[in-house]
RNA sequence: GCUGGCGGCGUGGAUUAGGCAUGCAAGUCGAGCGAUCCUUGCUUGAUAUUUACUGGAGUGCUUGCACAAAGGUAAAUGGAUAGCGCUGGAUAGCGGCAAACGGGUGAGUAAUGCGUGAACAACUUUCCCUUAAGUCGGGCAUAGCAUCGUGAAAAUGGUGGUAAUUCCCGAUAGUCUCUGAUAGUCGCAUGAUUAUUAGAGUAAAGGUGGGGAUCCUUCGGGACCUGCCGCUUAAGGAUGGGUUCGCGUCCUAUCAGCUUGUUGGUGGGGUAAUGGCCUACCAAGGCAUUUGACGGGUAGCCGGCCUGAGAGGGUGACCGGCCACACUGGGACUGAGACACUGCCCAGACUCCUACGGGAGGCUGCAGUCGAGAAUCUUCCUCAAUGGACGAAAGUCUGAAGGAGCGACGCCGCGUGCAGGAUGAAGGCUUUCGGGUCGUAAACUGCUUUUGUUAGGAAAGAAAACCAUAAGAUUAAUAGUCUUAUGGCUGACGGUACCUAAAGAAUAAGCCACGGCCAACUCCGUGCCAGCAGCCGCGGUAAUACGGAGGUGGCAAGCGUUACUCGGAAUUAUUGGGUGUAAAGGGUAAGUAGGCGGUCUAGUAAGUGAGAGGUGAAAUCCUGCGGUUCAAUCGCAGAACUGCCCUUCAAACUACUAGACUUGAGAUAGGAAGAGGGAAACGGAAUUAGCAGUGUAAGGGUGAAAUCUGUAGAUAUUGCUAAGAACACCAACGGCGUAGGCAGUUUCCUGGUCCUAUUCUGACGCUAAAUUACGAAAGCUAGGGGAGCGAACAGAAUUAGAUACUCUGGUAGUCCUAGCCGUAAACGAUGAGUACUAGGUGUUGGCCCUUCGGGGUCAGUGUCGAAGCUAACGCGUUAAGUACUCCACCUGGGGACUAUGGUCGCAAGGCUAAAACUCAAAGGAAUUGACGGGGACCCGCACAAGCGGUGGAACAUGUGGUUUAAUUCGAUGAUACGCGAAGAACCUCACCCAGGCUUGACAUGCUUGUCGUACCUCUAUGAAAGUAGAGGGUCGGUUCGGCCGGACAAUGCACAGGUGCUGCAUGGCUGUCGUCAGCUCGUGUCGUGAGAUGUUGGGUUAAGUCCCGCAACGAGCGCAACCAUUGCCCUAUGUUGCCACCCCACUUUAUCUAGCUAGCUAGAGGGUGGGCGCACUCUUAGGGGACUGCCCGGGAUAACCGGGAGGAAGGUGGAGAUGACGUCAAGUCAGUACGGCCCUUAUGCCUGGGGCUACACACGUGUUACAAUGGGUGAUACAAAGGGUUGCCAACCCGCGAGGGGGAGCUAAUCUCAAAAAGUCAUCCUCAGUUCGGAUCGGAGUCUGCAAUUCGACUCCGUGAAGCUGGAAUCGCUAGUAAUGGAAGAUCAGCUCGCUUCCGUGAAUACGUUCCCGGGUCUUGUACACACCGCCCGUCAAGCGAUGAAAGCCGGGGGUACCCGAAGUCCUGUGUAGGCAGGCCGAAGGUAAAACUGGUGAUUGGCGCUAAGUCGGAACAAGGUA
Repeated sequence: GCUGGCGGCGUGGAUUAGGCAUGCAAGUCGAGCGAUCCUUGCUUGAUAUUUACUGGAGUGCUUGCACAAAGGUAAAUGGAUAGCGCUGGAUAGCGGCAAACGGGUGAGUAAUGCGUGAACAACUUUCCCUUAAGUCGGGCAUAGCAUCGUGAAAAUGGUGGUAAUUCCCGAUAGUCUCUGAUAGUCGCAUGAUUAUUAGAGUAAAGGUGGGGAUCCUUCGGGACCUGCCGCUUAAGGAUGGGUUCGCGUCCUAUCAGCUUGUUGGUGGGGUAAUGGCCUACCAAGGCAUUUGACGGGUAGCCGGCCUGAGAGGGUGACCGGCCACACUGGGACUGAGACACUGCCCAGACUCCUACGGGAGGCUGCAGUCGAGAAUCUUCCUCAAUGGACGAAAGUCUGAAGGAGCGACGCCGCGUGCAGGAUGAAGGCUUUCGGGUCGUAAACUGCUUUUGUUAGGAAAGAAAACCAUAAGAUUAAUAGUCUUAUGGCUGACGGUACCUAAAGAAUAAGCCACGGCCAACUCCGUGCCAGCAGCCGCGGUAAUACGGAGGUGGCAAGCGUUACUCGGAAUUAUUGGGUGUAAAGGGUAAGUAGGCGGUCUAGUAAGUGAGAGGUGAAAUCCUGCGGUUCAAUCGCAGAACUGCCCUUCAAACUACUAGACUUGAGAUAGGAAGAGGGAAACGGAAUUAGCAGUGUAAGGGUGAAAUCUGUAGAUAUUGCUAAGAACACCAACGGCGUAGGCAGUUUCCUGGUCCUAUUCUGACGCUAAAUUACGAAAGCUAGGGGAGCGAACAGAAUUAGAUACUCUGGUAGUCCUAGCCGUAAACGAUGAGUACUAGGUGUUGGCCCUUCGGGGUCAGUGUCGAAGCUAACGCGUUAAGUACUCCACCUGGGGACUAUGGUCGCAAGGCUAAAACUCAAAGGAAUUGACGGGGACCCGCACAAGCGGUGGAACAUGUGGUUUAAUUCGAUGAUACGCGAAGAACCUCACCCAGGCUUGACAUGCUUGUCGUACCUCUAUGAAAGUAGAGGGUCGGUUCGGCCGGACAAUGCACAGGUGCUGCAUGGCUGUCGUCAGCUCGUGUCGUGAGAUGUUGGGUUAAGUCCCGCAACGAGCGCAACCAUUGCCCUAUGUUGCCACCCCACUUUAUCUAGCUAGCUAGAGGGUGGGCGCACUCUUAGGGGACUGCCCGGGAUAACCGGGAGGAAGGUGGAGAUGACGUCAAGUCAGUACGGCCCUUAUGCCUGGGGCUACACACGUGUUACAAUGGGUGAUACAAAGGGUUGCCAACCCGCGAGGGGGAGCUAAUCUCAAAAAGUCAUCCUCAGUUCGGAUCGGAGUCUGCAAUUCGACUCCGUGAAGCUGGAAUCGCUAGUAAUGGAAGAUCAGCUCGCUUCCGUGAAUACGUUCCCGGGUCUUGUACACACCGCCCGUCAAGCGAUGAAAGCCGGGGGUACCCGAAGUCCUGUGUAGGCAGGCCGAAGGUAAAACUGGUGAUUGGCGCUAAGUCGGAACAAGGUA
């Protein structure tokens, strides 16, 4: 916060020890006392009333009758008043006891406290118990009361008189107190105690009940006897208290010195009692130093409670013990007890009353109220029980207590139903649409009734006291009293617990969670928004993490959250941790306290062990039993309380005492090495400077330069002189020293170490807070010195900048003397000491042996390694191993080697050393990658060597940009850009404008309809689509059924459709690294593990190709091979291919021969055609061939390499196809497929037109050129591979030509496209913007097509632009390749400078791997892992946060000095007394100066944090200057 049925037992103002209205919380006793009141008896009998008698004022009248007031007498009624006595009751006051308990709270208190155990020979104790003795005789007051006053009140004064168990005096008295004496006993000191004895001193109170023998009497009674309750003295007990001591009892050293009543003594005082407790005097001590004084902070302590396996840690609510406090501070009085919660006095603050003069008050008792707070209850009932006070008792009082009420605050228990029930209902949610799930859950049927409601019954808690009766005891007694027995009386809770009955499922379920930790999952919404979150982290359009829903899990009258404590945490480590590199060994040594300590003997008994005793309150915990229906709660018993004290015994170990020993340690003697230290002297080389000589133009410096020096003579060179500093070679993981450190030579002084001998001492030792000494470099002070080097500084460069790196100069300093500083990566990042635990191999010093090679041993110093250790790296007799002793240090990172305080220093600064705040990491070692302006090896047209291009021009084409109604979309470094597109005029088409359709252009199903529908033709309108209409046309089968088949149309519904989005939801395909040689697995082995090995290594290869080796052995995907093609041969095949030989026909222009009329004939020969034929070419099949097979050389005799032979071909022959594990969230939803989302009279469909073809510009890819290795013209030669019936199209004719006509042939080795072109021959052009180049434009045409304007290709005539070989830069190519020339094909109606394929001609160069780029292997470093396009530092700027300093300002507590000084104790004086006066001390208050501490503070310092700020680029790689 949400929710809430019942009961039992507990528990409840933790904050403001803040303030309090109101009521209650301490009284009681009349059997202590005098009064007073009530009750009751007796006596008295007032006023009054009535009656009788009298009286007669007066009245009436018939004048004598009647009536009659006041007054008087008597009686009665009535009872006022007073007195006495009795019973019972009440009570203000005096007196006694209680009020010091009970109840509350935790402010103070770190010890005057508490806990535990002792001591009092230094004490007290009312009431209670026991014992002994006593309780006699007197007296004076005072309250109440009365009266008179004062005052508003609260109160208070005077006078008068009175009682007591009030007070006082006297007597008596001891085992009491005091002063002495004698003797004994005992003790831990002072002393205690017993007996005897002398002397002195101090007591008391009565009350009440009963009795009647004797006496007295005021006749009430008293004396007397007796009981009970009191009182006094003394002793003892019990209980409570007081004091003292040991041990234990929080944090802080950024509190190190504190103290003057302080420490002790003597005298005195004081107390119940010891004591500086107080006082005077004397002495100068006392406490503490790491066992923490003094100071500061915090806090009531304990039994216990929570937690934990325990040891511990935390805590001190309830219950119990102790302490302290009572509005704040001080003080005493009374009393057995107080310095007193509901007493007193004083001061102060606050509140209230007031007549303003003065008074009253104290909830930290129970309720209650306000305030503050997240937060804590009823102004209840009763004394029935338990307990307390008083009382003889009855009893009274008791907010102690017992109960009830309120709060789910806690613990415990119960319930909200149980059984059956499938059509698995409806509904919700979900779905792959089939279903699944909520779910036997519900409905429905049957049953039960706890709880609740109503009604009835009904406890225990109660027994005492008391009363009545009876018995016994006491007594003279049958009174009385006590004891016992029986009976009676007494209940707040409460008509409650409990029991019974009735009706009825009836009255009763929520909360949290569901990504992991942590049990439990889906849908929708949202879209880094809203939000969640204990930590990790979720959310940017498919969220099991946000919100909702359904479902599920957990707990349940509660659930969740928050706060706190312990645990887990061995994360403060006693049990039970660490310190080479993670945090952590002090820079080194000397040494004090302390801690620890060799062998033997004897003793002691402190530690230690065993036994006995005391104590360790109760409650709690545990065990057992009992008892509430169970449980919680409760009762009984046991155990335990791990502790402390005392006592007896033991003597191994530790300790102590005494004695001894020699191995630890030290000494002695003899040797040894050494940059160990201090002082002094000397030396040479080099450098620089000066002087002089020679000599001439440069020198110097750098990546390259310049500043600089030099013609006034440098540099170079020679000689001499001077100065200061440092000591080459020797020189060495060599030596010495505690560390820092120490290096020329010699001398003097001096410390330590090692070895040998085993002579002496006899544990003399080890470690080491505090302390002291030493302590590199830099720095400081003073004085010297100053050659070289060289912070700062200046200049020259470099650079974007360059306050740097480089260079030229150069001051402090570096050197010496004296003094300070006291720090370093002061490092082996490893404290000191002792002992133990394999060795191998170097080396230094000594000793011994030696066969002279070497071996042994002690002390050092290296290296490799065993066991063992370690997180690993590594360490390993020089331990980081195994143990012991002591010291130092550590406890996440940052803040922070900081602030503040203290201290040291001349200063700089050092030592000591926090917190707030902030982060979820920081860190170590190793692993795999990636990377490096790291290394090694290798490869590739990667460079180099060459050839030709691109980049400049024009045009083509693609892209960007811009423009546009639209210029559709995609591709964007390499790996987009003649790419998707193998061909945009319409279509394509997705874009734009406009016009139309809505079950749709297309599919399936349902419904309905027509029998002829389909289908065809036409008209109108229109740009067309479409819309509106007219006409023609009239299916098949049949069981004859509006039955079947098939078709069509219409309406509506399901649905179609989408080049709409998401390639970051996907499949498939593709690019790239890369045709690079790699990528992995199984088993084994190694490693704590990640991983490694294999796959590394030695060779070799194009290759992880092969060989060898090897803790590996094998295997897979890749490589290679297998496949197709090409190159040679063989066999087969023989048309449409071929035509050598042979035959025939025709021809005769080459050439030759012969004849001659000299241009004719003949022949040979050539050509064409037809046969024969299959030899050749070729076609198509099938084979062969090449394998390092052979030889020589190299190599490990291997793999392989070099050379050679043969061969058409030689070392994968050439060229293809073939692309490992993976990378780039690479590309593609617009090729198709597909999840999700979106549109549905529109983002779908149809149509016309436009656009994709725009054009200042930029880029890519190409074409054509710039010309003479060329161009034009003419002639002429040689291919391959393809295509062709909607087609290719021959001959021939026309046209300058594109083309047209024509029609043979060809479904193709037959026909055709088809001409190959470069080439060759001949000729012209002669270096020019040209006979180069052809853009652009004008005109005229051809072809395709519905259509050529936007926007096709081609032809002819004319025009004739730029361009004269192209900057920086950049691309391709290693042989039939580049370059160059043409040919064909796909797409296609038409359209190509593109693409793909084919053939012709046909080079140059490669020394080589230093460099650029990319790649591979091994290795190395790493602070990178999104992997260098990485990471990351600092200033500045901005916001936020906490904090330090600060002129000051405001507080707080404590102390010091002084002033004033209440109450009050004490002292002095005085008074008959009450008292008065004075003094000391003394609370509160005031003054002053310091110190401490907190808050705040303009400004200021740094710090931390904060998606995209600025400037650089310090670190991580050799991080580009380690």

The prediction has a mean pLDDT of 82. A computed fold for a 1522-nucleotide RNA from a metagenome, annotated as small-subunit ribosomal RNA. The RNAcentral record of the sequence draws on SILVA.